[in-house]
Molecule: Guanidine-I riboswitch aptamer
Organism: Thioalkalivibrio paradoxus
Order: sequence, then C1' cells, then structure tokens
RNA sequence: CCAAUGGGUGACUAGGGUUCCGGUCCGCAUGUCGCGGAUGUCUGGUCCGAGAGUUGCCGACCUCCCCGGGUUCAACGGUUGGGGUUACACGGCGGGACAAAAGCCCGGGAGAU
Repeated sequence: CCAAUGGGUGACUAGGGUUCCGGUCCGCAUGUCGCGGAUGUCUGGUCCGAGAGUUGCCGACCUCCCCGGGUUCAACGGUUGGGGUUACACGGCGGGACAAAAGCCCGGGAGAU
C1' cells in the first nucleotide's frame, strides 16, 4: 500500500406510551372474598421498540487449498473445507399505525456536511 459484497431475520437494550394486569386516589358495597370511575406528573408486569444500539443465525462477497476444464498459461466452472470482509453513518418539520406513544413506519427520505 492492498480485493469485493454491505441484504434478510430472531433475541435483547436505550427509548416509548397506557388497551390489559398491578399501583395510587375517589365513590359505592362489605353475608363477604368486590363493583364503578379517575390517574402514566405510577418505579413496575404484558405491550411497541432502533439504518445511524448490542448480539445470534442465514445470506452475500473476497481469498487459499482441492477438483473439472484447457492452448497445461490463463479465462471459465464446481462442491466441501481453511482464512477473511459485511465498512461508514449529522439529520428535521410534518404525517401514519395499534389502546397509545416513541430512537417504530414514511426514512440511509427532505436537508446539512
């Protein structure tokens, strides 16, 4: 100094809200063990959840060995195996979904550098 690809998906987290559960408050009931309403300015459980967070798997790509091929050089092709890469990444307003919101989706978009 140095090749090529840079996609999909699972789990989780930062974060997010409030259907459900739980918490809190109010009312009613208490021959029961509850019923109804309010509250996310309730730490929570369920839930949603990252392109620019973590991680697994698959895929893709490069290279080496081997085999085929052959003008025995090369091109080209093949499956298994070995090694490697999967980088970088500032970012609205507004809109959309579910109960609702969001680092979700529109969106690696607009724009900025």